[in-house]
Molecule: Bacterial RNase P class A
Organism: Candidatus Hinthialibacter antarcticus
RNA sequence: CGGGGGGAGGAGGCGAUCGCGGGCCGGCGCAUGUCGGCUUUGAGGAAAGUCCGGACUCCACAGAGCAAGACGCUGGGUAACGCCCAGGAGGGGAAACCCUACGGAAAGCGCCACAGAAAAUAUACCGCUCGCCCCGGCGAGUAAGGGUGAAAUGGUGGGGUAAGAGCCCACCGCGUUUCUAGGCGACUAGGACGGCACGGCAAGCCCCGUCUGGAGCAACGUCAAGUAGGAGAGCCAGGAACUGCUCGUUCCGUUUCGCCUUCGGGCGGGUAACUCUCGGGUAGGCGGCGCGAGGCCGUUGGUAACAACGGUCCCAGAGAAAUGAUCGCCCUCGACAAAAUCCGGCUUACACUUCCCCCCGCAGG
Numbered sequence: 001c002g003g004g005g006g007g008a009g010g011a012g013g014c015g016a017u018c019g020c021g022g023g024c025c026g027g028c029g030c031a032u033g034u035c036g037g038c039u040u041u042g043a044g045g046a047a048a049g050u051c052c053g054g055a056c057u058c059c060a061c062a063g064a065g066c067a068a069g070a071c072g073c074u075g076g077g078u079a080a081c082g083c084c085c086a087g088g089a090g091g092g093g094a095a096a097c098c099c100u101a102c103g104g105a106a107a108g109c110g111c112c113a114c115a116g117a118a119a120a121u122a123u124a125c126c127g128c129u130c131g132c133c134c135c136g137g138c139g140a141g142u143a144a145g146g147g148u149g150a151a152a153u154g155g156u157g158g159g160g161u162a163a164g165a166g167c168c169c170a171c172c173g174c175g176u177u178u179c180u181a182g183g184c185g186a187c188u189a190g191g192a193c194g195g196c197a198c199g200g201c202a203a204g205c206c207c208c209g210u211c212u213g214g215a216g217c218a219a220c221g222u223c224a225a226g227u228a229g230g231a232g233a234g235c236c237a238g239g240a241a242c243u244g245c246u247c248g249u250u251c252c253g254u255u256u257c258g259c260c261u262u263c264g265g266g267c268g269g270g271u272a273a274c275u276c277u278c279g280g281g282u283a284g285g286c287g288g289c290g291c292g293a294g295g296c297c298g299u300u301g302g303u304a305a306c307a308a309c310g311g312u313c314c315c316a317g318a319g320a321a322a323u324g325a326u327c328g329c330c331c332u333c334g335a336c337a338a339a340a341u342c343c344g345g346c347u348u349a350c351a352c353u354u355c356c357c358c359c360c361g362c363a364g365g
Stems, first nucleotide, its partner, number of pairs: 001361010012330007020042003023038006044336001048347002051345005056216004068212005073087005088102001089100004103207002108205002110201003125146002127142007154172006173196001174194004179190004220287004230278005236269001238252005257268004294313008331334001
C1' cells in the first nucleotide's frame, strides 16, 4: 500500500430571536384556569416490531395428574429469560475468524419425488465364476467392478476363493465398557471387548427431560356532581319557601286503610311530597407516574458475562398528546426514525463518519 476479519463510538455543531410541554415563583379568579417571570428542564440507538423475560396491580388457587405451549451440549451470570459470558462437539474459511433448534431413529407410526434390480427386510440391469445345451440361451453362485440416485447395507490394504464376500487379518471408522489418565462438566487421549448388531428424516407425528395459573396502566387505588338511581327512618297528612319570631301569603302533596272497643281509645299495615341518615357508583378530579434491578468515575474479585464497595449526579412525564420555525457562521451538507406504566433482552431499519485490535499478500528499510 492492497484485500479481509473482529470490536467500540458519533448521529450536524455554535450563537441569536420567537413559539410549545413540564417545574418553580408571583398577580387575578369561587374554581376549571388565565397572565407574567426564570443563569430551570424537555426523545432514541433503535423511542420501532410488540417477539421473549420480569417488576407492579387485580382475579383465581388443597395436593397430584392430564391437556396445551415453549425450550433442549456443558459450566457460569442474572430479579428472570427463549438473553449474555466462557467452554465442548460438528461444519465453513488459506488465515484472522464465522455459523449451528446441538436430547432420542435397537419405543412405535409415517415419509423418502425422478432415476434405479432394489429406498429398507426385500432384491440383481450389466458384469464376474462354474455347470448344461451349443455360437446364444438356461440354471446356480457372487455383491468385489460398472450403472441409477440427494442417499445403496462401513473404508484402505493383504490373505482366501471357481469367482467373490468381515469369510479371516492389520489399520481407520462404529458400538459397548463398574478400564486408565486429564477436566467441576460437556468431552478429550488411550486400553479392553464386539466383525459390525438391520440407510436417512424428529424444522413429520411422537418419546424423554425442564419450565409455564389468567388478565393487563383503558391494570388498579381514592375522592365524588346530578331535576340519575338504591336502602332505612320520620310520616294515617302534612311539607317547603318568604321572616329574627308570630300572623299572613305563595307553592308542592293529599280518592285516607283494616281489626277490636267499655267510644276515651288500642293494635296492625302503609302511599305522595319533603327532611334526615347510609352504602354503591357514572361524568369528572387526584393518585398510580419516574430515585430507578438508575447514569457516570474509580477500586477490588472474576478469563468473561457480572458482582461488591466508595465517590458523584438527578436526567421528559403529557393526557388527544409539547421538541418547532426564522436568521448568521462553519463542516464531511445530515440517514433510519419520535416516549405514553416501567425495566432487562432479542429482532428489524439506518446517509455519512471516527477510533482500536487482528489475519493474508506485495514492496522498502